[in-house]
């Protein structure tokens, strides 16, 4: 300098051809237990990196920017 990949819950990650954003771990509550752990059940938690565009509808498509990583000069 150019190219490529990634950015979604506290964390590591899913989400089919664009159609109401999910599971795991963690957290909290309950069951169980003498207590705790483990196990089982439940709940909370999201402006999907930012701005703009396309569309009836965008996590997904397009443009610009930001951050991280890889390759290359």
């Nucleotide at each position: 300098u150019g190219c490529c990949c990634g950015c979604u819950a506290g964390c590591g990650c899913a989400a089919u051809u664009g159609g109401u954003a999910g599971a795991g771990c963690g957290u909290c509550c309950g069951c169980c237990u003498c207590u705790g752990a483990a196990g089982c059940g439940g709940a909370a938690g999201g402006u999907u990196c930012g701005c703009g565009g396309u569309u009836c509808g965008a996590g997904c498509c397009c443009g610009c920017g930001g951050c991280g990583g890889g390759c290359u000069g």